The part of an RNA shown here (small-subunit ribosomal RNA, 3' major domain) has 474 nucleotides and comes from an uncultured Bacteroidota bacterium.
Context: one part of a larger RNA
Formats: sequence, C1' cells, structure tokens
RNA sequence: UGACGGGGGCCCGCACAAGCGGAGGAACAUGUGGUUUAAUUCGAUGAUACGCGAGGAACCUUACCCGGGCUCGAACGCAGAGGGAAUGUGUGGGAAACUGCACAGUCGCAAGACCGUCUGCGAGGUGCUGCAUGGUUGUCGUCAGCUCGUGCCGUGAGGUGUCGGCUUAAGUGCCAUAACGAGCGCAACCCUUAUUGUUAGUUGCCAGCGGAUAAUGCCGGGGACUCUAGCAAAACUGCCUGCGUAAGCUGUGAGGAAGGUGGGGAUGACGUCAAAUCAGCACGGCCCUUACGUCCGGGGCGACACACGUGUUACAAUGGAAGGUACAGAAGGUUGCUACCACGCGAGUGGAUGCUAAUCCGUAAAACCUUUCUCAGUUCGGAUCGAAGUCUGCAACUCGACUUCGUGAAGCUGGAUUCGCUAGUAAUCGCGCAUCAGCCAUGGCGCGGUGAAUACGUUCCCGGGCCUUGUACA
Repeated sequence: UGACGGGGGCCCGCACAAGCGGAGGAACAUGUGGUUUAAUUCGAUGAUACGCGAGGAACCUUACCCGGGCUCGAACGCAGAGGGAAUGUGUGGGAAACUGCACAGUCGCAAGACCGUCUGCGAGGUGCUGCAUGGUUGUCGUCAGCUCGUGCCGUGAGGUGUCGGCUUAAGUGCCAUAACGAGCGCAACCCUUAUUGUUAGUUGCCAGCGGAUAAUGCCGGGGACUCUAGCAAAACUGCCUGCGUAAGCUGUGAGGAAGGUGGGGAUGACGUCAAAUCAGCACGGCCCUUACGUCCGGGGCGACACACGUGUUACAAUGGAAGGUACAGAAGGUUGCUACCACGCGAGUGGAUGCUAAUCCGUAAAACCUUUCUCAGUUCGGAUCGAAGUCUGCAACUCGACUUCGUGAAGCUGGAUUCGCUAGUAAUCGCGCAUCAGCCAUGGCGCGGUGAAUACGUUCCCGGGCCUUGUACA
C1' cells in the first nucleotide's frame, strides 16, 4: 500500500421486511449429468454452465459411427507436358458416390480459353494447445469509482490531492483545506415515448356540403379532426412557502400535457476471474498427408433403472361447455400473403381475385350478455394408446407437424428450501416476427388488451461503496 475480520461508524440495492404470483409434488416439452451404445460429435460447469453456442438435427446440416469409393484430391493459385476443346446422349454394373463401353460433338486468325489426362510446388484438416495469441463476450456493475501533471510532506516504499462537515442517483455539488489543476468514468449531447404549434394531405382521415346504395369514405369534394413525418416550442428547482452560510432539502404550493434524472432504451471507467471462445473468423507452435483430407449410402446426435435445471398444461365454479355481441398494436408478404366461390365434420383441396403494399391479405383473446353443469377424479384434467386421414418434402420406419373418431393416466394446490416483481409494474389474455420446404416453438425477440397489492422501516440475511481500527497474510 492492499487484502481479510463471526472489529467499529455512515450509506445504498426487490438485500431483508410488507405484499402479489411462482418453483420444489403430477404429466409432458426442453437442456444437462449419469448410464447405455458401433456412434450416442464438440463446447459451456457456483454466482457468471444447464429452452446456453443451436434465430429450426428426417436427408443435407454433421463435426460422430458402420460400409462403399477417391488420392493434385470436394474447392483454389502457379509452372511444365499432353489432349479426340468444352459438352451432351445411350447402355451395362452399383445402395449411391462412382465406374465400364459405345456414339455424337471438335472453340479461336493468333496470344489463348477449356480439360474427367500426367507431373511438380503450393493444398486440405470442426486435429491439439483459449495456460502462446488477436478479435469478441460474460461478470463484479450503470457500482462510483480509477488515475495523472506540477507543488508540498516522507531516508524510502509511499502520502497529499481523492481527507473532514453538509448534500446528491452520482468523486453530484457546496463549504473548509498544502495543495492547485487535469484526464477516464457520472451527468449532458443520441433514439423513443408523453403535450402543443407549424408545414405537407396520399394509399391515411370524414366535421360541414352534395350524390349513390340493402349497407359501407362508396363517389364528388374537403384539410377541420385522427394520423403520418419533417421543423420548432416546452421542464430549468425557473416561480412561491419554510429550513439552510451555500450546495440543496421540503410542500394535497401555483401554473402546466409533463416536476425535480418525467418514463423507457442505447451508452459499461482503471481493472478482476491465466473467466469463455483455436468449432464464427483470424493467427504462432505442434501433429495428419492413398489420411486426422475428401465424396457417397445407411445409422447416430432423438437411446433410458435414474438425478438436476428451465418451462408448458393442470388440479377447477373468479371455472368448464354452447350460442350471441365488441374493442388493438407492431410486424410480414411475388419461389410470397391471399379476399371471394365450390367441395370436405376437419386438417385441407380445386378454382379465382387483389397486392412489389398507409391502397390488397389475416374473426384478436381474455371481456360482456344468455343458457347449462352443481362440487364428483366430475361436462375438471388432458397424458398415453388404437383407427382413419391431411400437408410439406426425392423420402416422414428409426425421427415431422396437424385433423377426425375412440381411449381417458397422474394430478384435489405441492416437505425442507427457493425465485421474480415497486406501476401501466406483477399477474393474466391473445397477436406478430426471425430461423424456416416442413417442423418437434410450450423456446427466443417484439406488440398491444385487462390490470392489482404493498413498502412501518434498516435490527437481521446477501451483495456493494466510503472512512476508521487490528493483523503470525501478500
């Protein structure tokens, strides 16, 4: 100087407390461990691995296993030699990759292009090392810290500044002060949302005017309103009360759409964990080179006494079922989204129309109204299994999703323990997107609808910040 203490003081955080809803019990989905296997490819492992890399494993992917092939090679550069250019068709073998034979074809004036031929130098490797590395990332932590120049103090390591008092979300400020200043962080500048004005008025809108219809902005028209998207305004403790030297704090204060960082996002200091990644990519070294490279067929990554994590669906009446009625936002669409019509109980199929989109496309669901069930393993719950089908795709046996009929398991609110959340939040309800032929999506990322309870407080648990104290620690 740090680190540590079941030392002290001060302070903060859904850290506890106060509440609401979960997990831990059940079934299933998914990831992991283990076991099994020819292979169950590899990585990630307290917090900071485990619906993670994977934002799509039937083939491909694919890295693994078995089998069949190739060896200048699946792709690429250079040089030399060679060639009946390239290329196409038929046929035999084969699971395919590939291979045997036959035929057609015969570029350019030339340099040359091209090659399934030969040779050489390079190739290729998801092989190893993340403890050789770059780049990127997680974490402490959006915590308030981490440092420097000059000066001063100390023999020196170092200290001071950065401490003290008050204050703040904040090393944010104010005051004090052997320090005076500065940098990286904080804050602000950026995006979005909440209000208004102005400009613009189509594909959006429709108040007033006119027209048409069974009905509808449907038509003429209009720019008022909504909206769209450019430019502005607006919030700064600016004003008032009380407290305070000040910074600042306080108030069912005023005004205001908004009040004290208005809400949300992006933004992550010096560093820590030899943290993660050589399998995104790049790269040093080592290793393989008729194989640890590469092509193909099939299998596996999907196994299953078990254990754990994350989720979905439930155990019902604040509910299940039947009928009727209503209200979104944000995205996406030409190998696409599809109105409408017909057929089918349905998944869908066959026609057909609009849209390269503010123009066309898609019933929001919870909710509300009426009826029914009457507390039961049930009209709860839907696993599992049987049968028949639909769709995608070369192909759904291993191993896809969906539909219809039948079947109707466990489960009656979950031990110790444990997680999330402070407001348009939790809870609950549906909708969309990426990936994608299809889909194992209950995952991820977004969007809106309905919409709570509670916070006395900081004694305690956990994590963190500052000061101080002790130390057989570095």
The full RNA is in RNAcentral, with records from ENA and SILVA.